[in-house]
RNA sequence: GAUAAAGGCAAACCCGGCGAAAGCUGGCGACGCAAAGCUAUGGGUCUAAGACGAUCUCAGGAUCGUUAUGACUGCCAGGCCGCCGAA
Repeated sequence: GAUAAAGGCAAACCCGGCGAAAGCUGGCGACGCAAAGCUAUGGGUCUAAGACGAUCUCAGGAUCGUUAUGACUGCCAGGCCGCCGAA
């Protein structure tokens, strides 16, 4: 970073599996991506099983709130690796 070339990745929806969920994964499919390759390092966002607190309940339990050790790299940035070579 080009109306280049060779390629690459694969959003949403749907189906199967895992998971409490967020989400991940396989298939289909292509919204898009010059790093939409890897990395959870910083910021940010999402979820709340468990824990804690509160309320209701005879109890069991239910509801609400707080909280990542869970998740998102196709949210932004950092780090690492990488194809081609016009202006």